RNA sequence: GCCACCUUAGCUCAGUCGGCAGAGCAGGCGUUUCGUAAACGUCAGGUCUCGGGUUCGAAUCCCGAAGGUGGCU
Numbered sequence: 001g002c003c004a005c006c007u008u009a010g011c012u013c014a015g016u017c018g019g020c021a022g023a024g025c026a027g028g029c030g031u032u033u034c035g036u037a038a039a040c041g042u043c044a045g046g047u048c049u050c051g052g053g054u055u056c057g058a059a060u061c062c063c064g065a066a067g068g069u070g071g072c073u
Base pairs, nucleotide, nucleotide: 001072002071003070004069005068006067007066010025011024012023013022019056027043028042029041030040031039049065050064051063052062053061
């Protein structure tokens, strides 16, 4: 230098064919216990990497940028 893939909650990741943003773990609170852990219930937590475009409507489609991983040279 070229190619492919990835970027969604603190972490690991779902999210189909464009129409509500979700799970597990972690965190707060509660139940249970003499107490702790475990278990159970509940709550909170998001600029979907960034900019632009298409569309009535974009995490999702298109273009560009940034970061990361792998490969080639």